[in-house]
RNA sequence: UACAGAGUAGGAAUCCCUGCGUUAAGUGCCGUUUGAACGGAGAGUUGUCAAGCGGACGAAGGCUCAAAGAGCCGCGGUAGGUUUUCCGCAUCUCGCUGUA
Numbered sequence: 001u002a003c004a005g006a007g008u009a010g011g012a013a014u015c016c017c018u019g020c021g022u023u024a025a026g027u028g029c030c031g032u033u034u035g036a037a038c039g040g041a042g043a044g045u046u047g048u049c050a051a052g053c054g055g056a057c058g059a060a061g062g063c064u065c066a067a068a069g070a071g072c073c074g075c076g077g078u079a080g081g082u083u084u085u086c087c088g089c090a091u092c093u094c095g096c097u098g099u100a
């Protein structure tokens, strides 16, 4: 110098557990504002994520017990944790490993 490669945060699906809602919150969609993170180092987007506000759309309940209430079976693109698998620095420079 050339070529090849490794590694993160995170994301998706999935298993199980514990909850929440079923008196409709949540999820998903659109707009807007703010913030955060983005291989070991630096930079970093029109990409990613989170929160606030606004908007549109929108649902699956049923059974048992005399009742209060409780239990059970469901339902929700439901929350947290967890198992397994897959994907994985937008991009740029440097560094690291291997070969020549």
Base pairs, nucleotide, nucleotide: 001100002099003098004097005096010087011086012085013084016081017080018079019078020076021075022074029055030054031053032052033051034050035049036048040094041093042092043091061073062072063071064070065069